A computed fold for a 556-nucleotide part of an RNA from Paenibacillus profundus, annotated as large-subunit ribosomal RNA, domain I. NCBI's taxonomy places the organism under Bacteria, Bacillati, Bacillota, Caryophanales, Paenibacillus. Its Rfam family is "Bacterial large subunit ribosomal RNA". The coordinates come from a structure-prediction model, not an experiment, and the mean pLDDT is 83.

Context: one part of a larger RNA
RNA sequence: AGCACACGGAGGAUGCCUAGGCACCAGGAGCCGACGAAGGACGUGGCGAACAACGAAAUGCCUCGGGGAGCUGUAAGCAAGCAUCGAUCCGGGGAUGUCCGAAUGGGGAAACCCGGCUGUCGUAAUAGGCAGUCACUCACAUCUGAAUACAUAGGGUGUGAUGAGGCAUACGAGGGGAACUGAAACAUCUAAGUACCCUCAGGAAGAGAAAACAAUAGUGAUUCCGUCAGUAGCGGCGAGCGAACGCGGAAUAGCCUAAACCGAAGAGCUUGCUCUUCGGGGUUGUGGGACGUCUCAUUAGGAGUCAGAAAGGUGUUUAUUAGAUGAAGAGGUCUGGAAAGGCCCGCCAUAGAAGGUAACAGCCCUGUAUUCGAAAGUAAAUGCCCUCCGAGACGGAUCCCGAGUACCGCGGGACACGUGAAACCCCGUGGGAAUCUGGCAGGACCAUCUGCUAAGGCUAAAUACUCCCUGGUGACCGAUAGUGAAGCAGUACCGUGAGGGAAAGGUGAAAAGCACCCCGGAAGGGGAGUGAAAUAGAACCUGAAACCGUGUGCUU
Numbered sequence: 001a002g003c004a005c006a007c008g009g010a011g012g013a014u015g016c017c018u019a020g021g022c023a024c025c026a027g028g029a030g031c032c033g034a035c036g037a038a039g040g041a042c043g044u045g046g047c048g049a050a051c052a053a054c055g056a057a058a059u060g061c062c063u064c065g066g067g068g069a070g071c072u073g074u075a076a077g078c079a080a081g082c083a084u085c086g087a088u089c090c091g092g093g094g095a096u097g098u099c100c101g102a103a104u105g106g107g108g109a110a111a112c113c114c115g116g117c118u119g120u121c122g123u124a125a126u127a128g129g130c131a132g133u134c135a136c137u138c139a140c141a142u143c144u145g146a147a148u149a150c151a152u153a154g155g156g157u158g159u160g161a162u163g164a165g166g167c168a169u170a171c172g173a174g175g176g177g178a179a180c181u182g183a184a185a186c187a188u189c190u191a192a193g194u195a196c197c198c199u200c201a202g203g204a205a206g207a208g209a210a211a212a213c214a215a216u217a218g219u220g221a222u223u224c225c226g227u228c229a230g231u232a233g234c235g236g237c238g239a240g241c242g243a244a245c246g247c248g249g250a251a252u253a254g255c256c257u258a259a260a261c262c263g264a265a266g267a268g269c270u271u272g273c274u275c276u277u278c279g280g281g282g283u284u285g286u287g288g289g290a291c292g293u294c295u296c297a298u299u300a301g302g303a304g305u306c307a308g309a310a311a312g313g314u315g316u317u318u319a320u321u322a323g324a325u326g327a328a329g330a331g332g333u334c335u336g337g338a339a340a341g342g343c344c345c346g347c348c349a350u351a352g353a354a355g356g357u358a359a360c361a362g363c364c365c366u367g368u369a370u371u372c373g374a375a376a377g378u379a380a381a382u383g384c385c386c387u388c389c390g391a392g393a394c395g396g397a398u399c400c401c402g403a404g405u406a407c408c409g410c411g412g413g414a415c416a417c418g419u420g421a422a423a424c425c426c427c428g429u430g431g432g433a434a435u436c437u438g439g440c441a442g443g444a445c446c447a448u449c450u451g452c453u454a455a456g457g458c459u460a461a462a463u464a465c466u467c468c469c470u471g472g473u474g475a476c477c478g479a480u481a482g483u484g485a486a487g488c489a490g491u492a493c494c495g496u497g498a499g500g501g502a503a504a505g506g507u508g509a510a511a512a513g514c515a516c517c518c519c520g521g522a523a524g525g526g527g528a529g530u531g532a533a534a535u536a537g538a539a540c541c542u543g544a545a546a547c548c549g550u551g552u553g554c555u556u
Base pairs, nucleotide, nucleotide: 001555002554003553004552005551006550007549008548009547015541016506017505020477021476022474023473024472025471026470027469028468029466030465031166032165039100040099041098042055043054044053046078047077050074051073052059061094062093063092064091065090066089070082071081072080105114106113107112115134116133117132118131119130120129121128136163138160139159140158141157142156143155144154171202172200173199174198175197176196182189186236212219213218223250224249225248226247227246233241234240254458255457256456257402261280262279263278264277265276266275267274268273269272285436287401288400289399290398291395292394293393294392295391296390301389302388303387304386312385313384314383315382316381317380318379319378320377321376323372324371329345331344332343333342334341346363347362348352354366355365356364407431408430409429410428411427412426413425417443438453439452440451441450442449493500494499513540516527517526518525519524
């Protein structure tokens, strides 16, 4: 030095575990904010820092309920207290709520500086303290008021739960809008109206009651799903893109205006017209309405605040925001540190889900099944009070039926459809109709036929999503996994900054966490003691390998 065996050190794999995650399901909720949000800064405790809780009324205050013996958070310890005159704790409502932050009296390098006015305390007086108020914009009311006479612009004051900002990196609508890539290169095309940016909103949004489809038969707003169908088509007819009708389902809900005409008030001047506002009227495609004539009703009935018009009161029920009740073995014996295990004997079960308890417990504990429960708040449904509402026939002369609109030329976009024979829809630009004997569509265009009635508006449900709350589930993970984060993590640390971003779990059933003695300066160790175990001693379950030793044997 090598090999073997034994015993160690070091290391932290593996096994077991779970306090944390992940993915879903059902129900709820889907907004908060000038009544000052989200998010923070700084403080508050008898005792240093931190987290959590709270706000100068600061580890808490008031009140109404629940609950019933201990309590003063994590978090031990000491101190001082509270509590059956019901504390701590749980839930509903309320009060307080420093400073920053939209931040809003002015300023500002956020959490700071400096004010005005009113009231009040205070000072001899300045000071100082406290409460309230003072930004901008919009709407309404009102007072004023230029150039410029009336006026208008502008200004002032008052009122207003007007707006502003946040976010859930989700879902929606609108305005903008790539490239890589694919086409085996690349330019039309594709990727894709995707990513991304901006604006705005809601619990959903958007769409929506036919100027629709269809085809000689019919359907009857919208949305979503399945199918039609990878079909018809589009396409350097390449790569690729890709419907609709119809059918089957989910869910269903329809309405209000403009105009004609009538009335009132006001304005203008051309003095008999026009305009404005308000009220009535009216809302349709077997065209409707106005208008004229006539009939029936005026309260039986209908409807209703989630659209169609709109504000409340009160009751009931259900749910929800605390809870309550809750059966049956302290059975015997054995092993063991410990019984819930083995053996023997019982019992309950509308409860043998689960978790805990010194090993595996229906009957030990918490629970589970069942059955109950709310002073106060919230939500939904519903009753009553309440609120709102006329309908029809005939006539066919006159009037009305949404205009720089429809439509056309040119240039674009969007439609599955790339300009094509290219309709339909939308924009820019230039032209520019008709009023029912009107007008639009049915994929150029024309005729016939059929359908519909544009140029105003509102509208639940079925659909999309999940920051969040409650309950539940898992052939999901088990500490290099699962969230980046199981431990005080978006922390430590890095970066000027935007931003990047960790590592780190396990004593034991119970601290019973080693009194005392010895060596040592200490660290550490040896005894003693605890414990089932200390090679479970906090660098603490198990404790692999690499790596490093000690002893013995063999070989060289």